[in-house]
Context: one part of a larger RNA
Molecule: small-subunit ribosomal RNA, central domain
Organism: bacterium
RNA sequence: UUGGGCGUAAAGAGUUCGUAGGCGGUUUGUUAAGUUUUCUGUUAAAUUUCCGGGGCUCAACUUCGGAAGGGCGGAAAAUACUGGCAGACUAGAGGGCGUUAGAGGUUGACGGAACGGUCAAUGUAGGGGUGGAAUCCGUUGAUAUUGACCGGAACACCAAAAGCGAAGGCAGUCAACUGGGGCGACCCUGACGCUGAGGAACGAAGGCAUGGGGAGAGAACAAGAUUAGAUACCUUGGUAUUCCAUGCUGUAAACGAUGGACACUAGCUACUUGAAGUGUCGACCCUUUAAGUGGCGAAGCUAACGCGUUAAGUGUCCCGCCUGGGAAGUACGGCCGCAAGGCUAAAACUC
Numbered sequence: 001u002u003g004g005g006c007g008u009a010a011a012g013a014g015u016u017c018g019u020a021g022g023c024g025g026u027u028u029g030u031u032a033a034g035u036u037u038u039c040u041g042u043u044a045a046a047u048u049u050c051c052g053g054g055g056c057u058c059a060a061c062u063u064c065g066g067a068a069g070g071g072c073g074g075a076a077a078a079u080a081c082u083g084g085c086a087g088a089c090u091a092g093a094g095g096g097c098g099u100u101a102g103a104g105g106u107u108g109a110c111g112g113a114a115c116g117g118u119c120a121a122u123g124u125a126g127g128g129g130u131g132g133a134a135u136c137c138g139u140u141g142a143u144a145u146u147g148a149c150c151g152g153a154a155c156a157c158c159a160a161a162a163g164c165g166a167a168g169g170c171a172g173u174c175a176a177c178u179g180g181g182g183c184g185a186c187c188c189u190g191a192c193g194c195u196g197a198g199g200a201a202c203g204a205a206g207g208c209a210u211g212g213g214g215a216g217a218g219a220a221c222a223a224g225a226u227u228a229g230a231u232a233c234c235u236u237g238g239u240a241u242u243c244c245a246u247g248c249u250g251u252a253a254a255c256g257a258u259g260g261a262c263a264c265u266a267g268c269u270a271c272u273u274g275a276a277g278u279g280u281c282g283a284c285c286c287u288u289u290a291a292g293u294g295g296c297g298a299a300g301c302u303a304a305c306g307c308g309u310u311a312a313g314u315g316u317c318c319c320g321c322c323u324g325g326g327a328a329g330u331a332c333g334g335c336c337g338c339a340a341g342g343c344u345a346a347a348a349c350u351c
């Protein structure tokens, strides 16, 4: 519990799609459900409130008479708004046409650097590592240098405060398939819209299952150091993992710690992408405009910090969530999961 809130104090669901529901542009006619007005019936008595009397010395209290309100039903009327029905419109939304940027996604092929290995060659006593060392590697020839081959993973420079995507996220090159967006002048549909309880799909890293793969890195583990100790930090090794395919898990400081949509409210500046215009041999050189991404700021807001046309300003609609700290995002139950666990979610007690 009707109130006030949700960037940082408790509080925006990780994201999107979408069912029910809620809300919804301009206009004409009609209806009269909501709405408004009048009349009327009913709402037992008592109670409540008000008015006029009575009784306790007054009052509270009590008693008598009268009235009232809201609810529900009926009748008549009104038609601005909301709703229903029928029709029309184009400013919302969508489609067509043209054009355009992009690490958006999936699949396949290819490339070079680095790294590790194998073989061969040159060559000899060290190498490696650290704060300093040691474990470790090396005369069965290491380190270094050169050549050939094999392997896996990641893509330097370009690179940006840049770009794309609903979010997670996305970066070597090329090709195929494919999603979304911006802009332009017209044409078409004609409110087809917004949100969205349940629901569904997607969802980093890690983890799980099966089968591959395994260079480098590297939980666990072993050893060497350090130390009073050292289950660490440092070093040498190193399994799972990291990679691929298929399936599962469904969580993150999943963050802008800021839900979505629409409208309105000074500007300055930088970058990205389009369009138009003037000018130019030409160029992002200038002007205007649209979409996006940043910085600074009027008004306003805010407890302050700060936000400020990408609002945390001013409003409308819809959803989610909060209500002192701990116990606790736990127990129990339910649902999901192979498991790990996830989702939902208390109380006693305590301050």
Base pairs, nucleotide, nucleotide: 003323004322005321006320007305008304012319014202015201016200017199021195022194023193025089026088027087028086029085030084031083033082034081035078036077037076038075039074040073041072042071043070048068049067050066051065052064053063054062055061092192093189094188095187096186097184098183099182100181104178105177106176107175108174109173110172111155115151116150117149118148119147120146121145122144126137127136163170164169206249207248208247209246210245211244212243216242217241221237222236223235224234259318260317261316262315263314264313267296268295269294270293271292272291273290274289275288276287277286300307301306324351325350326349333344334343335342336341